[in-house]
């Protein structure tokens, strides 16, 4: 250079007006200016693990449900590292009877990996017979049975045999139950909490009032009083709600996931639900998609573009 793998990052840029959500600040409190910020790598699916919150709950055992080779990592996991097995594997050497066969290297992917003398289930075709020891062929100094006896039959122990088949009594198969270990209480932010109009309730004072009463000033109308106070708790506020198992940058342990110490930064927060339209330049012409209680992870959508590594060929020095 050219091709295989595998890892990471990246998601059109710039400006201009007109919006829209926060948050701080100031007039001043209906709002107005002013300055900041404002979707992702998957925010998505809800499949796994947490943390939170509530409800339940002595202890033990028992059913149900999940996870499995070793070793570490992580709050924790069915994620994530390393390693063993086993299986793929571009291409690369060697052999050879050269469309091929075959051994041996191989970046690098995958993961179906506990136990089969605890026990039950089941093993196709082919084969007499397939997991029940039943049954096929041979063989005589075996024994019945059968005959007057022998022969021949015929049963049954012994011994032997090819053949089929993955497999012939030994096995195999736990992705069939099943056993062993170890984890698992259930419900989910519309969990929950904390204030609480106005009405329902109970209490206390007060009047048993048709009035010159009250609701509006008048007029229909309608009520039968008013004042305080408590407790559920509805409308509505506000908390859960964004400083976290947090980003970024150095260092140091460690093969690595992944930990220590330093530093530094503040990074969306609605409640009908912000994060947007219109235009102008310019490029390579721009995929999938968009928060709603956080986080860890998988797994699924995705137009390109970058930037390491690692292998295998070519060709220069």
């Nucleotide at each position: 250079c050219g091709g295989g793998c595998c890892a990471g990052c990246u998601a059109g840029g710039c400006g201009a007006c007109c919006g829209c959500u926060c948050c701080g600040g100031u007039c001043a409190u209906a709002g107005g200016c002013c300055g900041g910020a404002g979707a992702g790598g998957a925010a998505a699916g809800u499949c796994c693990g947490c943390a939170c919150u509530u409800c339940a709950g002595a202890g033990a055992g028992c059913g149900u449900g999940g996870u499995a080779g070793c070793g570490g990592g992580u709050a924790a996991c069915g994620c994530c590292c390393g390693u063993c097995g086993c299986c793929c594997g571009a291409g690369c050497u060697g052999g050879u009877u050269u469309u091929g066969c075959u051994a041996g290297c191989g970046a690098g992917g995958g993961u179906c990996g506990g136990a089969a003398u605890a026990g039950g289930a089941g093993c196709a075709c082919a084969g007499u017979g397939a997991c029940g020891a039943u049954g096929c062929c041979c063989g005589g100094c075996c024994g019945g049975c059968u005959u007057a006896a022998u022969a021949c039959g015929u049963c049954g122990a012994c011994g032997g045999g090819a053949g089929u088949g993955a497999a012939a009594c030994g096995g195999c198969c736990a992705a069939c139950c099943u056993c062993u270990a170890c984890c698992a209480g259930a419900a989910g932010c519309a969990a929950g909490g904390u204030c609480a109009a106005g009405a329902c309730g109970g209490g206390a004072c007060g009047u048993u009032a048709c009035g010159a009463g009250g609701c509006u000033g008048c007029u229909c109308g309608u009520c039968c009083a008013g004042u305080c106070c408590c407790a559920g708790g509805u409308a509505g506020a506000c908390c859960g709600c964004a400083c976290g198992a947090g980003g970024c940058c150095g260092u140091u342990g460690g093969u690595a996931a992944c930990g220590g110490c330093g530093g530094u930064c503040c990074c969306a927060g609605a409640u009908a639900g912000a994060u947007g339209g219109u235009c102008g330049c310019c490029c390579u012409c721009g995929a999938c998609a968009g928060a709603a209680u956080g986080c860890g992870g998988c797994u699924u959508a995705u137009c390109g573009g970058c930037u390491g590594g690692u292998c295998c060929g070519a060709u220069g020095c």

The prediction has a mean pLDDT of 77.
A computed fold for a 317-nucleotide RNA from a Fidelibacterota bacterium, annotated as Bacterial RNase P class A.
Rfam family: Bacterial RNase P class A. It is annotated as a ribozyme.
A source record names the gene rnpB.
The RNAcentral record of the sequence draws on ENA.